[in-house]
Context: one part of a larger RNA
């Protein structure tokens, strides 16, 4: 000096980012227990009291209950809830980043909304086949949401899905109007006595190389629907007899202009916003305003009692976290043998 443990005078979170760490508490009868609530609970709520040994008395016994007794202490050792007030999240028990995260993330019962009629839809295979299931819409797949209570407004222009079929545009294929090439062969030319042969234009038929019109589905254009589909839910101007404000009014512009509830919030830039409370002091917290930079209704919206090794504040008790440090034990280093 470090490490683990053990004890401290006063004081008691003044320590820190934050009671981290440590202390406090504890066991069993007794007595008593708020708010708030889904009436189950919150609850061991909280907050006292008892606890040994001898006798007497009741008892079957545990044990009661009267009387003494001794210590600092009687749950005499270990082991064994600190508590309580508020908010924030997720209701809940549970899952999870084996090895820096246990969480508000995941699941979850619960509402929806879509698929699918059975050889099912959907997965999986190159196929046979196999799961779906030896099940049948009160089933099974896929999305969302996530207990419960209240509720879930408005847009269908875009994007996406569903339906519709008048036209419109469209492949491959059908179709073959037409064109080119190819030449038996004719026309004219040269050559040659002639047979031929040769140069040029023409040019059947068949093969060829192309190819208009026409025809031709689904898609797409197009008409509806549809938002617990993905996804959106406006400006600017002027007005009341103090002042402000503006129920009203005008104007553009939209597919429609955010309704209910909440709101400086896990969402507020300015911002330590402004006003209550807590404190001697309070960027945090609580409760109100609303001027929402940029809340908002199953991408759910606002409550919720319970429940959380959850986050934030706050207060009782405790206490070596601190003021401020000391002192034992053990261990390791060191120094000396």
């Nucleotide at each position: 000096c470090c490490g683990u443990g053990g004890c401290u005078a006063a004081g008691g979170a003044a320590c820190u980012a934050g009671g981290c760490a440590a202390a406090u508490u504890a066991g069993u009868c007794c007595u008593g227990u708020a708010a708030c609530u889904u009436u189950g609970g919150a609850a061991u709520a909280a907050a006292g009291g008892a606890c040994u040994c001898c006798c007497g008395c009741c008892g079957c016994a545990a044990g009661g209950u009267g009387g003494g007794a001794c210590g600092c202490a009687g749950a005499g050792a270990a082991a064994u809830g600190g508590c309580c007030c508020a908010g924030g999240c997720g209701a809940c028990u549970g899952u999870u980043u084996a090895g820096c995260a246990a969480a508000a993330a995941c699941a979850c019962a619960u509402g929806g909304c879509u698929a699918u009629g059975c050889a099912a839809a959907a997965u999986u295979u190159a196929a046979u086949g196999a799961u779906g299931a030896c099940g049948u819409a009160u089933a099974u797949g896929g999305c969302c949401u996530g207990a419960c209570a209240c509720c879930u407004g408005c847009c269908c222009g875009g994007u996406g899905c569903u339906g519709g079929a008048a036209g419109g545009u469209u492949a491959a294929g059908a179709g073959g109007a037409g064109a080119g090439g190819u030449u038996a062969g004719u026309g004219c030319g040269g050559a040659g006595c002639a047979a031929u042969c040769u140069g040029u234009a023409c040019g059947a038929a068949g093969c060829u190389u192309u190819g208009a019109a026409u025809u031709g589905a689904a898609g797409c254009c197009c008409c509806a629907g549809u938002a617990a589909a993905c996804g959106g839910c406006g400006g600017c101007c002027g007005u009341a007899a103090c002042u402000a404000u503006a129920a009203c009014g005008g104007u553009c512009c939209u597919a429609a202009g955010g309704u209910a509830g909440c709101g400086a919030a896990a969402u507020u830039c300015c911002u330590u916003g402004u006003c209550g409370g807590g404190u001697a002091a309070g960027u945090u917290c609580c409760g109100a305003c609303c001027u929402g930079c940029a809340c908002g209704a199953a991408u759910g919206g606002u409550g919720u009692a319970a429940c959380g090794a959850u986050c934030u504040g706050g207060g009782c008790a405790c206490u070596g976290u601190c003021u401020c440090a000391g002192c034992c034990a053990c261990g390791a280093g060191c120094u000396c043998g």

Predicted 3D model of a 337-nucleotide part of an RNA (large-subunit ribosomal RNA, domain IV) from a Bacteroidota bacterium. The organism belongs to Bacteroidota, within Bacteria. Its Rfam family is "Bacterial large subunit ribosomal RNA". Gene Ontology terms of the family: ribosome and structural constituent of ribosome. The coordinates come from a structure-prediction model, not an experiment, and the mean pLDDT is 88. The sequence was found in a public genome assembly.